The prediction has a mean pLDDT of 80. The RNA shown here (c-di-GMP-I riboswitch aptamer) has 90 nucleotides and comes from Paenibacillus mucilaginosus 3016. The same sequence occurs in records of 2 taxa. The sequence is in RNAcentral, with records from Rfam and Ribocentre.
[in-house]
């Protein structure tokens, strides 16, 4: 200075849980709390998953109930792609 993540130190990031705040809900956002992560940094573009407020249709028959479809809500810690990037003993 390259590769690269086998492997040393330091630093990051935080599953499940559990508190409080949000949301219609999936879920997110803050404290704890630690299964993991060398992109567990982003970005919903392709596929996938989840939610169904509302919208449609159906039944029932009422100012209602119950089902079936649908993202314009989400998931970046489901895979793949774009952007981007720290630190480095052996």
């Nucleotide at each position: 200075c390259a590769c690269a993540c086998g492997u040393c130190a330091g630093g990051g990031c935080u599953a499940a849980c559990u508190u409080g705040a949000u949301g219609a809900a999936a879920g997110u956002c803050a404290g704890g709390g630690g299964c993991g992560c060398a992109a567990a940094g982003u970005c919903a573009c392709g596929g996938g998953c989840c939610u169904g407020u509302g919208a449609u249709c159906c039944g029932u028959u009422c100012c209602g109930c119950g089902g079936a479809u649908u993202a314009u809500g989400g998931c970046a810690g489901c895979c793949g792609g774009g952007c981007u990037g720290c630190a480095u003993u052996c």
Of the family's consensus pairs, 95% are formed in the model.
Its Rfam family is "c-di-GMP-I riboswitch aptamer". From the family's description: GEMM was predicted in a large-scale screen for bacterial structured RNA regulatory elements.